c-di-GMP-I-GGC riboswitch aptamer from a Deltaproteobacteria bacterium, 98 nucleotides, folded computationally.

[in-house]
RNA sequence: AUCGACAAAGGCAAACCCGUCGCAAGGCGGGGACGCAAAGCUUCUGGUCCCGAGCCAAAAGACCAACCGGUCUGAUCGGGAUAGCAGGGCCGCCAAAC
Numbered sequence: 001a002u003c004g005a006c007a008a009a010g011g012c013a014a015a016c017c018c019g020u021c022g023c024a025a026g027g028c029g030g031g032g033a034c035g036c037a038a039a040g041c042u043u044c045u046g047g048u049c050c051c052g053a054g055c056c057a058a059a060a061g062a063c064c065a066a067c068c069g070g071u072c073u074g075a076u077c078g079g080g081a082u083a084g085c086a087g088g089g090c091c092g093c094c095a096a097a098c
Base pairs, nucleotide, nucleotide: 004094011036012035016031017030018029019028020027021026034084040090041089042088044087045086046085047082048081049080050079051078052077053076060073061072062071063070064069
């Protein structure tokens, strides 16, 4: 140190199951380990997801109808979730090689 080892001491815990909270995304607790060198903290930026509002409306897509046509999604706004989606910020254990 901007490095990360078939090292050591330790740490965290995906899916899934149970309980619980939430409209939901999802959170928390217990079990459980797929993985993780920041899988510690933080929504500042982007992404994704959820809920509500909006739609006089374009393209596109889906469904019903299969003649006319109809419905939904979707631009946008508000609130939320995700730090194990990525970037940024803050803090930090160990100590081979270099």
The sequence was found by an Rfam model in a public genome assembly. Its Rfam family is "c-di-GMP-I-GGC riboswitch aptamer". Rfam links the family to the GO term cyclic-di-GMP binding.